[in-house]
Context: one part of a larger RNA
RNA sequence: UGACGGAAGGGCACCACCAGGAGUGGAGCCUGCGGCUUAAUUUGACUCAACACGGGAAAACUCACCCGGCCCGGACACUGAGAGGAUUGACAGAUUGAGAGCUCUUUCUUGAUUCAGUGGAUGGUGGUGCAUGGCCGUUCUUAGUUGGUGGAGUGAUUUGUCUGGUUAAUUCCGAUAACGAACGAGACUCUAUUUUGCUAAAUAGAUAAUCAACUCAAUCUGCGUUGACUUGUCUUCUUAGAAAGACAGGCGGCGUUUCAGCCGCACGAAAGAGAGCAAUAACAGGUCUGUGAUGCCCUUAGAUGUCCGGGGCCGCACGCGCGCUACACUGAAGUGCUCAGCGAGUUUCUAGUACCUUACCCGACAGGGUUGGGCAACCAAAUGAACUCUCUUCGUGUCAGGGAUUGGGCAUUGUAAUUAUUGCCCAUGAACGAGGAAUUCCCAGUAAGCGUGAGUCAUUAGCUUGCGUUGAUUACGUCCCUGCCCUUUGUACA
Numbered sequence: 001u002g003a004c005g006g007a008a009g010g011g012c013a014c015c016a017c018c019a020g021g022a023g024u025g026g027a028g029c030c031u032g033c034g035g036c037u038u039a040a041u042u043u044g045a046c047u048c049a050a051c052a053c054g055g056g057a058a059a060a061c062u063c064a065c066c067c068g069g070c071c072c073g074g075a076c077a078c079u080g081a082g083a084g085g086a087u088u089g090a091c092a093g094a095u096u097g098a099g100a101g102c103u104c105u106u107u108c109u110u111g112a113u114u115c116a117g118u119g120g121a122u123g124g125u126g127g128u129g130c131a132u133g134g135c136c137g138u139u140c141u142u143a144g145u146u147g148g149u150g151g152a153g154u155g156a157u158u159u160g161u162c163u164g165g166u167u168a169a170u171u172c173c174g175a176u177a178a179c180g181a182a183c184g185a186g187a188c189u190c191u192a193u194u195u196u197g198c199u200a201a202a203u204a205g206a207u208a209a210u211c212a213a214c215u216c217a218a219u220c221u222g223c224g225u226u227g228a229c230u231u232g233u234c235u236u237c238u239u240a241g242a243a244a245g246a247c248a249g250g251c252g253g254c255g256u257u258u259c260a261g262c263c264g265c266a267c268g269a270a271a272g273a274g275a276g277c278a279a280u281a282a283c284a285g286g287u288c289u290g291u292g293a294u295g296c297c298c299u300u301a302g303a304u305g306u307c308c309g310g311g312g313c314c315g316c317a318c319g320c321g322c323g324c325u326a327c328a329c330u331g332a333a334g335u336g337c338u339c340a341g342c343g344a345g346u347u348u349c350u351a352g353u354a355c356c357u358u359a360c361c362c363g364a365c366a367g368g369g370u371u372g373g374g375c376a377a378c379c380a381a382a383u384g385a386a387c388u389c390u391c392u393u394c395g396u397g398u399c400a401g402g403g404a405u406u407g408g409g410c411a412u413u414g415u416a417a418u419u420a421u422u423g424c425c426c427a428u429g430a431a432c433g434a435g436g437a438a439u440u441c442c443c444a445g446u447a448a449g450c451g452u453g454a455g456u457c458a459u460u461a462g463c464u465u466g467c468g469u470u471g472a473u474u475a476c477g478u479c480c481c482u483g484c485c486c487u488u489u490g491u492a493c494a
Stems, first nucleotide, its partner, number of pairs: 001494002003491003007488007016478002020442005027325003031321004035316002043054002065311005071305001076119005086113001089108002092105003123299002126297003132293001134287003137283003144183003148179002150159003162174001164173002188276004194244002198241004204235006210228005216222002250265005327435001331394004336389001345379001355374003359370004401432001406427006448470008
């Protein structure tokens, strides 16, 4: 100087508690991990900081694992063999999973591209993340870190970096042997709220007129709804550029009567919006399975290279973790009505293709066929989403709750569906009557309920990540538990 203390004092945090909410833990199923089993069940990761993680939803490929079988993609150099032929390829039959001349029989073909040996290269999802780079995670979401000059000390070091108040903050005020600085915090960037002000828009609309159709009233014609690439005017709504806007600015209290700041009120669209980025020092944290990043070691033709066929990663006495569905009446089933917002969509790496799909027809459904539109504010699509709302049935009964398991059938994707890809129909109808000890997450458009887009994707979402819709109870505090930071103190633990 650190580290530690079952030492003291402050401060902070829903990865802490309090007040609560939703749960998880119990059931069924999905999925990850261990174990067991297995030819193989490839492997990494194991407290927070492994376990719906590796963007890891693996039928082939992927693929690393297991069982078999081809190929050389063994550069280059040297030596040898070799044109009187180094070698290559192959029909058929046998052989084989195989239309692998792989091997054998049989012969033909080819013509210096190769063959043999040695050195050496190359490849490797082989080993080592305890040899490394880079990236990520974590310590650590807190406020922390550093040097120059000066002061103290022989020196390591210390002061600066602080008694106090204040802040989300080493944020400021102030104090002051320190002064003036740097990184971090903040500022900043993105998104969300506001703009009847600017710039505009037949790929967005509004409004007015004209015409047409329909309903109602009818007496000239009128009220209303819809349509027209008809026209005029415009930008309120929509889109998106530039800009403005909020700064504790105004008032009143509190505060060392006055600084930093805190509370309340008014004004206002908004008076604590959400995310990103993120210092110094570290960890023998993870990744050699992201890379044509990479050292060393191993292997390198009976290959750990590469391709092909099949299997496996899915196996099931069991234990643990993330989840989905439920246990019903605030509900289930059926009818009707009515509302979103983020997205994404058909030709570049090759193979040229077949993505979003309207309308019509067939079909109980899943789906199929024919026509079109869209490389997209133009088409699908006004994305008419779900919960919710209305009406009807059910009536507390493992029941019309629940939908596991299993049988049969029909489709779709794909070369291929068996160990059932997925979807649909009929039948079957298990546990589960609100979950012990424990334990997770969370304070406002939040939790929770509800659906929906994208990623993965030939097919497939119980996952992840966005998006909207309905929308709360309870705090707005404390240091009691669990931790973190600072100060003081003890210990020679490093």